A computed fold for a 350-nucleotide part of an RNA from a metagenome, annotated as small-subunit ribosomal RNA, central domain. The coordinates come from a structure-prediction model, not an experiment, and the mean pLDDT is 89.
Context: one part of a larger RNA
RNA sequence: CUGGGCAUAAAGGGCACGUAGGCGGGUUCGUAAGUCAGAUGUGAAAUCCCUCGGCUUAACCGGGGAACUGCGUUUGAUACUGCGGGUCUUGAGUACAGGAGGGGAGAGUGGAAUUCCUGGUGGAGCGGUGAAAUGCGUAGAUAUCAGGAAGAACGCCGGAGGCGAAAGCGACUCUCUGGCCUGUUACUGACGCUGAGGUGCGAAAGCCAAGGGAGCGAACAGGAUUAGAUACCCUGGUAGUCUUGGCUGUAAUCGAUGGGCACUAAGUGGAGGGAACUCUGAUGUUUUCUCUGCUGAAGCUAACGUGAUAAGUGCCCCGCCUGGGGAGUAUGGCCGCAAGGUUAAAACUC
Numbered sequence: 001c002u003g004g005g006c007a008u009a010a011a012g013g014g015c016a017c018g019u020a021g022g023c024g025g026g027u028u029c030g031u032a033a034g035u036c037a038g039a040u041g042u043g044a045a046a047u048c049c050c051u052c053g054g055c056u057u058a059a060c061c062g063g064g065g066a067a068c069u070g071c072g073u074u075u076g077a078u079a080c081u082g083c084g085g086g087u088c089u090u091g092a093g094u095a096c097a098g099g100a101g102g103g104g105a106g107a108g109u110g111g112a113a114u115u116c117c118u119g120g121u122g123g124a125g126c127g128g129u130g131a132a133a134u135g136c137g138u139a140g141a142u143a144u145c146a147g148g149a150a151g152a153a154c155g156c157c158g159g160a161g162g163c164g165a166a167a168g169c170g171a172c173u174c175u176c177u178g179g180c181c182u183g184u185u186a187c188u189g190a191c192g193c194u195g196a197g198g199u200g201c202g203a204a205a206g207c208c209a210a211g212g213g214a215g216c217g218a219a220c221a222g223g224a225u226u227a228g229a230u231a232c233c234c235u236g237g238u239a240g241u242c243u244u245g246g247c248u249g250u251a252a253u254c255g256a257u258g259g260g261c262a263c264u265a266a267g268u269g270g271a272g273g274g275a276a277c278u279c280u281g282a283u284g285u286u287u288u289c290u291c292u293g294c295u296g297a298a299g300c301u302a303a304c305g306u307g308a309u310a311a312g313u314g315c316c317c318c319g320c321c322u323g324g325g326g327a328g329u330a331u332g333g334c335c336g337c338a339a340g341g342u343u344a345a346a347a348c349u350c
Stems, first nucleotide, its partner, number of pairs: 003322004008303001012318001014201004021194003025088007033081002035077008049065006091191001092188003095184005103177007110154001114150008125136002162169002206247006215241002220236004258317006266295012299306002323350003332343004
């Protein structure tokens, strides 16, 4: 470079926005760069191929031809691509009218529970386990009542239900704010898709600074268990978990399935809209768009399975794979306060 691949065998980037690039709707005019055709010049000789000939033959050598798939010039062709001009509305976007939602940020509020503090009642145990013990308690615990304080999380509703690009999002109210869906088809008129680099977002743990600290709880201490028990169980308990600002940039970041567009049997649920018909109403029937499930024809698949939410049939763009180990390691670069991350080999070995 090419081929074949990427749910589970090696392989989809964690997710998005977007630069270059690649690719790109209908119609018309022009141009003739790509493309195609003709002519012409060149494409050294030798070699290769065909043919004829010379050494007794062959190797070898000589003559002729073809070829040299290329490049230049020139004359044409104009379907497709490009370029330039015009035009269109179906792709894309805008406007208007509606709709659903734990989408995001900030502020405020609430109840249950827990722990602690104060006071009352009360008087010997409580707690914990397989059983115990450590632990707490006559300096009055546990239990119970009243009052107060603090922090964190929001039961039921709650649902293979909703929203978000992913990470993720669940008490209530207000303010600010992003996206999505439906309808009208009014406006713009290809404004599109993807996206190397780049930029932003990115669970948990971890780091820095300042707060906060109820419960839980790495480390740690003690009690048990055990042959031992640096564990599982129990009693305590520091970092952390929470907030603000900054860093880290990783996960089985999973649908182990990149994004976009189009097409390809049915059946049956859930969610959000629209239309028509029926109807007093409740509602029902038919239909349509979007999202989310299940079963399944064809097809695909090594099988399992998948199957309009494709892993089917095609097109466009990106990422990635190329036997196991060594190794996601060493070294160098870049990033980071560090922890480390990212890029990423080889010897050797089977």
Source information:
Its Rfam family is "Bacterial small subunit ribosomal RNA".